RNA sequence: GGGUCGGUAGCUCAGUGGUAGAGCAGGAGACUCUUAAUCUCUUGGCCGCGGGUUCGACCCCCGCCCGACCCA
Numbered sequence: 001g002g003g004u005c006g007g008u009a010g011c012u013c014a015g016u017g018g019u020a021g022a023g024c025a026g027g028a029g030a031c032u033c034u035u036a037a038u039c040u041c042u043u044g045g046c047c048g049c050g051g052g053u054u055c056g057a058c059c060c061c062c063g064c065c066c067g068a069c070c071c072a
Base pairs, nucleotide, nucleotide: 001071002070003069004068005067006066007065010024011023012022013021018055026042027041028040029039030038048064049063050062051061052060
């Protein structure tokens, strides 16, 4: 330099055009003599950045940034 895959909540990941979810973690409560475990409720992201297409974009197109791997 070229190519493939990835970047979404604090962390690990879903979400293939119609207002973004789960598990864990955090907060509150129930239970318990207390803790742990378990159960219930709950906080938290304008989706890496900038454009384009579209009535509508996490999703499609272009450029850029970052990471992993392959080729040279």
Molecule: transfer RNA
Organism: Candidatus Peribacterales bacterium